RNA sequence: GGUUCAUUAGUCCAGAAGCUAGGGCGCCGCACUGUCUAUGCGGAAACGCCGGUUCAAUUCCGGCAUGGAUUU
Numbered sequence: 001g002g003u004u005c006a007u008u009a010g011u012c013c014a015g016a017a018g019c020u021a022g023g024g025c026g027c028c029g030c031a032c033u034g035u036c037u038a039u040g041c042g043g044a045a046a047c048g049c050c051g052g053u054u055c056a057a058u059u060c061c062g063g064c065a066u067g068g069a070u071u072u
Base pairs, nucleotide, nucleotide: 001071002070003069004068005067006066007065010025011024012023013022027043028042029041030040031039048064049063050062051061052060
């Protein structure tokens, strides 16, 4: 350099036939407890960037960036 895969909360991972994005761990609050833990309930927090298609794009298409695999 070629080919290919991926990019979603602090972290790990789902997901969308295009029309309100979900879970585990973590974090915050409340309940429970003499206290902590555990448990229960609740809450905050995310679609890499640019452009195209579309009534509507996080989802489809192209490019870029970053990372992985493979090949030379």
A computed fold for a 72-nucleotide RNA from Lactobacillus helveticus CIRM-BIA 953, annotated as transfer RNA. Its mean pLDDT, the model's own confidence on a scale to 100, is 81. Lineage of the source: Bacteria > Bacilli > Lactobacillales > Lactobacillus > Lactobacillus helveticus. Its Rfam family is "tRNA". The family's RNA type in Rfam is transfer RNA.